[in-house]
A computed fold for a 72-nucleotide RNA from an Elusimicrobiota bacterium, annotated as transfer RNA. It matches the Rfam family "tRNA". Its family is annotated with triplet codon-amino acid adaptor activity in the Gene Ontology.
RNA sequence: GGGCAAUUAGCUCAGCGGAAGAGCACUUCCCUUACAAGGAAGGGGUCGCAGGUUCGAGCCCUGCAUUGCCCA
Numbered sequence: 001g002g003g004c005a006a007u008u009a010g011c012u013c014a015g016c017g018g019a020a021g022a023g024c025a026c027u028u029c030c031c032u033u034a035c036a037a038g039g040a041a042g043g044g045g046u047c048g049c050a051g052g053u054u055c056g057a058g059c060c061c062u063g064c065a066u067u068g069c070c071c072a
Base pairs, nucleotide, nucleotide: 001071002070003069004068005067006066007065010024011023012022013021018055026042027041028040029039030038048064049063050062051061052060
């Protein structure tokens, strides 16, 4: 320098173009002498950044950034 993949909650990951989710973690309550486990409820997201397409974009297109792998 070229190619491919990934980027969504604190972590690991889902998400046919039509209201952003799960598990774990966190907070409160129940249970317990207490802790863990279990049960109930709840908080937490500029969907890497910037443009474009569209009535509507996490999803499609372009550029950039970061990480990983391959080629040279």